[in-house]
Context: one part of a larger RNA
RNA sequence: CACCGCCCGUCAAGUGAUGGGAGCCGGGAGUACCCGAAGUCGGGUUGCUAACUUUCGAGAGGCGCCUGCCGACGGUAAGCUCGGUGACUGGCACUAAGUCGUAACAAGGUAGCCGUAGGGGAACCUGCGGCUGGAUCACCUCCUU
Repeated sequence: CACCGCCCGUCAAGUGAUGGGAGCCGGGAGUACCCGAAGUCGGGUUGCUAACUUUCGAGAGGCGCCUGCCGACGGUAAGCUCGGUGACUGGCACUAAGUCGUAACAAGGUAGCCGUAGGGGAACCUGCGGCUGGAUCACCUCCUU
């Protein structure tokens, strides 16, 4: 490159990340309950017993066995949390020259915008209330020359 301007949204294409999602897979910390090894500690012992004691009967101690508490691993249950994946689905961002229209910018051709409700392929349209960050025309008040 100055209206042969600018510019909005749907739709179509590509790319990227992301939300929802029946679920599926894996990690983490914890809770409740079940099981309960080794071992210490406690209780029992009609079994065994070299050192010690002995009144020679035995006793102390030790070993073994039974049992209780604690207890690793493992299991069960309902959740919590983190990550991956998931048919399908929602919008988002970006990408010279795609499609449909033309909403906004001039009074943008119905002034625009805000809130709200309804409606519509899409930008949007309509109703109600509000704002001037509206042009034009007329009048009034004030200020400056």
Notes:
Predicted 3D model of a 145-nucleotide part of an RNA (small-subunit ribosomal RNA, 3' minor domain) from a Phycisphaerae bacterium. It was read from a public genome assembly. The coordinates come from a structure-prediction model, not an experiment, and the mean pLDDT is 83.